[in-house]
Context: one part of a larger RNA
Molecule: large-subunit ribosomal RNA, domain VI
Organism: uncultured Flavobacteriaceae bacterium
RNA sequence: CGUUAGAAAUUUGCGUGGAGCUGACCCUAGUACGAGAGGACCGGGUCGGACCGACCGCUGGUGUACCGGUUGUCCCGCCAGGGGCAUGGCCGGGUAGCUACGUCGGGACGGGAUAAGCGCUGAAAGCAUAUAAGCGCGAAACCCGCCACAAGAUGAGAUUUCUUUAAAGGGCCGUGGGAGAUUACCACGUCGAUAGGCCAUAGGUGCAAGGGCGGCAACGUCCGUAGCCGAGUGGUACUAAUUGCCCGUCAGG
Repeated sequence: CGUUAGAAAUUUGCGUGGAGCUGACCCUAGUACGAGAGGACCGGGUCGGACCGACCGCUGGUGUACCGGUUGUCCCGCCAGGGGCAUGGCCGGGUAGCUACGUCGGGACGGGAUAAGCGCUGAAAGCAUAUAAGCGCGAAACCCGCCACAAGAUGAGAUUUCUUUAAAGGGCCGUGGGAGAUUACCACGUCGAUAGGCCAUAGGUGCAAGGGCGGCAACGUCCGUAGCCGAGUGGUACUAAUUGCCCGUCAGG
RNA backbone atom coordinates (compact mmCIF):
# COMPACT_ATOMS: atom_id res chain seq x y z
C1' C A 1 0.00 0.00 0.00
C1' G A 2 -3.73 -3.55 -1.03
C1' U A 3 -7.87 -6.67 0.61
C1' U A 4 -13.49 -1.14 -1.46
C1' A A 5 -16.26 2.64 5.40
C1' G A 6 -13.20 2.20 9.72
C1' A A 7 -11.90 -0.85 14.02
C1' A A 8 -11.15 -4.90 17.88
C1' A A 9 -11.13 -10.01 18.59
C1' U A 10 -11.73 -15.10 17.23
C1' U A 11 -10.88 -18.26 13.22
C1' U A 12 -11.14 -21.72 8.27
C1' G A 13 -6.91 -23.88 5.86
C1' C A 14 -5.14 -23.21 -0.32
C1' G A 15 -0.47 -24.43 0.70
C1' U A 16 4.57 -24.99 3.03
C1' G A 17 7.86 -27.17 6.37
C1' G A 18 8.89 -30.83 10.32
C1' A A 19 8.48 -35.74 12.17
C1' G A 20 9.04 -40.84 9.95
C1' C A 21 14.90 -44.57 12.86
C1' U A 22 16.24 -48.98 15.39
C1' G A 23 18.24 -53.05 18.94
C1' A A 24 18.04 -56.75 22.76
C1' C A 25 15.21 -59.82 25.85
C1' C A 26 10.60 -62.49 27.57
C1' C A 27 5.85 -65.06 26.42
C1' U A 28 3.41 -67.78 22.62
C1' A A 29 7.09 -72.36 22.51
C1' G A 30 11.57 -75.74 23.00
C1' U A 31 5.53 -75.54 19.94
C1' A A 32 5.14 -75.96 14.04
C1' C A 33 9.18 -78.05 11.18
C1' G A 34 13.26 -81.60 11.65
C1' A A 35 16.28 -88.37 12.23
C1' G A 36 18.90 -85.14 15.11
C1' A A 37 21.51 -80.82 15.68
C1' G A 38 18.77 -76.94 15.65
C1' G A 39 14.51 -73.98 15.61
C1' A A 40 10.37 -70.34 13.66
C1' C A 41 6.13 -67.37 10.94
C1' C A 42 1.78 -64.88 13.10
C1' G A 43 0.56 -62.42 17.73
C1' G A 44 1.52 -60.14 22.71
C1' G A 45 4.82 -57.79 26.30
C1' U A 46 9.39 -55.55 28.74
C1' C A 47 13.83 -52.73 28.70
C1' G A 48 17.14 -49.83 25.73
C1' G A 49 20.30 -46.77 21.86
C1' A A 50 20.68 -42.58 18.80
C1' C A 51 17.74 -38.37 17.23
C1' C A 52 13.99 -34.42 18.18
C1' G A 53 10.92 -31.15 21.43
C1' A A 54 9.72 -29.01 26.12
C1' C A 55 11.00 -27.97 31.13
C1' C A 56 14.12 -26.84 35.90
C1' G A 57 10.32 -30.09 40.85
C1' C A 58 14.74 -33.86 41.35
C1' U A 59 20.50 -34.71 40.39
C1' G A 60 24.33 -31.55 38.91
C1' G A 61 26.87 -27.15 36.21
C1' U A 62 27.23 -21.89 35.99
C1' G A 63 25.94 -18.02 38.94
C1' U A 64 32.84 -11.42 38.43
C1' A A 65 25.88 -7.11 41.85
C1' C A 66 24.81 -13.05 47.63
C1' C A 67 27.32 -15.12 52.30
C1' G A 68 31.60 -16.92 54.64
C1' G A 69 37.07 -18.21 55.32
C1' U A 70 42.02 -16.63 54.34
C1' U A 71 47.43 -14.55 52.40
C1' G A 72 50.41 -10.10 51.18
C1' U A 73 50.29 -4.93 50.98
C1' C A 74 48.28 0.21 51.15
C1' C A 75 44.62 3.19 53.52
C1' C A 76 40.53 4.75 57.19
C1' G A 77 45.45 8.31 63.28
C1' C A 78 46.12 3.64 66.65
C1' C A 79 43.29 -1.08 68.90
C1' A A 80 39.06 -3.32 67.33
C1' G A 81 36.25 -3.18 62.96
C1' G A 82 36.43 -2.22 57.82
C1' G A 83 37.80 -0.63 52.56
C1' G A 84 41.14 -0.81 47.91
C1' C A 85 44.59 -3.84 44.95
C1' A A 86 46.70 -8.58 43.91
C1' U A 87 43.15 -13.62 37.76
C1' G A 88 36.63 -12.76 40.80
C1' G A 89 43.76 -12.27 44.89
C1' C A 90 43.03 -17.33 46.52
C1' C A 91 39.53 -20.81 48.78
C1' G A 92 34.40 -23.02 50.52
C1' G A 93 29.31 -22.65 49.41
C1' G A 94 25.19 -20.60 46.56
C1' U A 95 19.07 -17.69 45.11
C1' A A 96 16.90 -16.31 40.37
C1' G A 97 17.98 -16.98 35.38
C1' C A 98 20.44 -19.88 31.72
C1' U A 99 21.36 -25.01 31.45
C1' A A 100 22.66 -31.20 30.75
C1' C A 101 25.09 -34.96 32.68
C1' G A 102 18.79 -34.13 34.96
C1' U A 103 13.25 -34.83 34.07
C1' C A 104 8.98 -35.52 30.93
C1' G A 105 7.26 -36.40 26.13
C1' G A 106 7.65 -37.90 20.61
C1' G A 107 8.32 -40.95 16.02
C1' A A 108 1.75 -44.40 18.19
C1' C A 109 -2.66 -46.10 16.21
C1' G A 110 -5.73 -45.99 12.13
C1' G A 111 -7.79 -44.96 7.20
C1' G A 112 -7.36 -44.36 1.58
C1' A A 113 -5.22 -45.69 -3.01
C1' U A 114 -1.23 -48.73 -4.68
C1' A A 115 4.12 -51.51 -6.12
C1' A A 116 6.31 -56.25 -6.74
C1' G A 117 3.48 -60.27 -5.54
C1' C A 118 -0.95 -63.45 -4.21
C1' G A 119 -6.04 -64.35 -5.57
C1' C A 120 -11.95 -64.61 -6.90
C1' U A 121 -15.28 -64.88 -10.80
C1' G A 122 -14.46 -65.22 -16.12
C1' A A 123 -14.91 -65.31 -21.58
C1' A A 124 -12.56 -64.50 -26.35
C1' A A 125 -11.02 -70.16 -27.42
C1' G A 126 -17.65 -75.64 -24.66
C1' C A 127 -11.20 -76.67 -21.95
C1' A A 128 -7.72 -73.69 -19.52
C1' U A 129 -6.65 -68.78 -17.95
C1' A A 130 -5.76 -63.43 -11.70
C1' U A 131 -7.99 -59.98 -17.19
C1' A A 132 -10.26 -58.98 -21.91
C1' A A 133 -15.61 -56.66 -18.70
C1' G A 134 -15.83 -57.01 -13.21
C1' C A 135 -14.01 -57.83 -7.86
C1' G A 136 -10.38 -58.62 -3.56
C1' C A 137 -5.70 -58.74 -0.69
C1' G A 138 -1.01 -56.65 -0.55
C1' A A 139 4.95 -52.23 1.52
C1' A A 140 9.13 -47.89 6.17
C1' A A 141 7.51 -45.50 -0.39
C1' C A 142 2.38 -42.02 -2.03
C1' C A 143 -2.38 -39.28 0.14
C1' C A 144 -4.60 -38.34 4.98
C1' G A 145 -4.08 -38.76 10.14
C1' C A 146 0.47 -36.09 14.32
C1' C A 147 3.44 -31.05 15.14
C1' A A 148 4.45 -25.86 13.48
C1' C A 149 3.48 -21.84 10.15
C1' A A 150 -0.15 -20.18 7.07
C1' A A 151 -5.79 -15.34 3.58
C1' G A 152 -0.24 -10.62 -0.28
C1' A A 153 -4.52 -17.91 -0.83
C1' U A 154 -4.25 -10.11 -5.20
C1' G A 155 -8.53 -16.53 -5.71
C1' A A 156 -6.66 -11.13 -0.48
C1' G A 157 -11.94 -16.17 2.74
C1' A A 158 -15.33 -16.69 7.46
C1' U A 159 -17.65 -15.39 12.34
C1' U A 160 -18.73 -12.11 16.52
C1' U A 161 -18.67 -7.34 18.43
C1' C A 162 -17.87 -1.93 18.25
C1' U A 163 -18.19 3.10 15.71
C1' U A 164 -22.64 6.72 13.13
C1' U A 165 -19.38 11.59 14.71
C1' A A 166 -13.64 15.31 14.91
C1' A A 167 -16.32 8.22 16.61
C1' A A 168 -14.65 3.25 17.59
C1' G A 169 -9.75 2.48 17.77
C1' G A 170 -4.55 3.41 17.37
C1' G A 171 -0.02 6.05 18.19
C1' C A 172 3.46 9.52 20.63
C1' C A 173 5.43 9.69 25.87
C1' G A 174 6.43 7.15 30.50
C1' U A 175 7.11 2.50 34.24
C1' G A 176 8.60 -2.30 32.97
C1' G A 177 8.95 -7.55 31.05
C1' G A 178 10.29 -15.28 31.92
C1' A A 179 9.74 -10.16 24.88
C1' G A 180 13.97 -8.24 22.68
C1' A A 181 20.24 -6.10 18.55
C1' U A 182 16.95 -1.81 16.73
C1' U A 183 12.08 -2.61 15.79
C1' A A 184 8.36 -5.75 17.04
C1' C A 185 5.51 -8.34 20.95
C1' C A 186 3.32 -8.38 26.06
C1' A A 187 1.87 -5.94 31.01
C1' C A 188 0.87 -1.30 33.25
C1' G A 189 0.23 4.27 33.47
C1' U A 190 -3.27 7.10 39.81
C1' C A 191 -10.33 4.26 38.11
C1' G A 192 -2.76 2.16 39.25
C1' A A 193 0.77 -3.07 42.06
C1' U A 194 4.29 -1.68 35.90
C1' A A 195 9.30 -1.02 38.10
C1' G A 196 12.07 0.77 42.35
C1' G A 197 11.77 1.36 47.70
C1' C A 198 9.71 -0.64 52.16
C1' C A 199 7.42 -4.87 55.04
C1' A A 200 6.85 -10.08 55.41
C1' U A 201 8.51 -14.59 53.59
C1' A A 202 11.00 -18.60 50.60
C1' G A 203 15.90 -19.46 49.80
C1' G A 204 21.54 -18.73 50.44
C1' U A 205 25.53 -18.30 53.76
C1' G A 206 26.64 -20.35 58.54
C1' C A 207 26.41 -18.01 63.92
C1' A A 208 27.78 -10.72 62.76
C1' A A 209 29.26 -6.30 65.46
C1' G A 210 29.48 -5.28 70.60
C1' G A 211 29.77 -6.89 75.42
C1' G A 212 30.09 -10.77 79.45
C1' C A 213 32.72 -15.20 81.01
C1' G A 214 37.18 -18.78 80.58
C1' G A 215 42.36 -18.76 78.93
C1' C A 216 49.35 -15.78 79.58
C1' A A 217 47.83 -16.26 74.52
C1' A A 218 46.14 -18.31 69.87
C1' C A 219 41.26 -19.01 70.79
C1' G A 220 36.73 -20.89 73.03
C1' U A 221 31.89 -19.95 74.95
C1' C A 222 27.08 -17.13 76.11
C1' C A 223 23.59 -13.20 74.69
C1' G A 224 22.14 -15.87 69.39
C1' U A 225 19.97 -21.41 64.11
C1' A A 226 22.91 -14.97 64.82
C1' G A 227 24.15 -11.15 61.27
C1' C A 228 24.06 -10.15 56.24
C1' C A 229 21.66 -11.14 51.70
C1' G A 230 21.02 -10.08 43.54
C1' A A 231 17.44 -11.43 40.32
C1' G A 232 12.19 -15.60 43.88
C1' U A 233 6.92 -15.21 46.25
C1' G A 234 3.07 -12.24 48.68
C1' G A 235 1.73 -7.49 50.30
C1' U A 236 2.10 -2.10 50.64
C1' A A 237 1.10 3.95 46.73
C1' C A 238 6.56 5.95 49.91
C1' U A 239 9.08 7.20 44.63
C1' A A 240 8.39 7.20 39.27
C1' A A 241 4.50 5.99 35.36
C1' U A 242 2.08 14.03 35.42
C1' U A 243 -0.57 17.00 32.27
C1' G A 244 -1.28 16.28 27.47
C1' C A 245 -0.57 15.92 22.00
C1' C A 246 -1.17 13.45 17.17
C1' C A 247 -3.50 10.01 13.67
C1' G A 248 -8.14 8.18 12.63
C1' U A 249 -14.57 10.33 9.98
C1' C A 250 -16.40 12.45 4.38
C1' A A 251 -18.71 4.90 2.31
C1' G A 252 -19.82 9.50 -1.88
C1' G A 253 -20.23 13.93 -5.26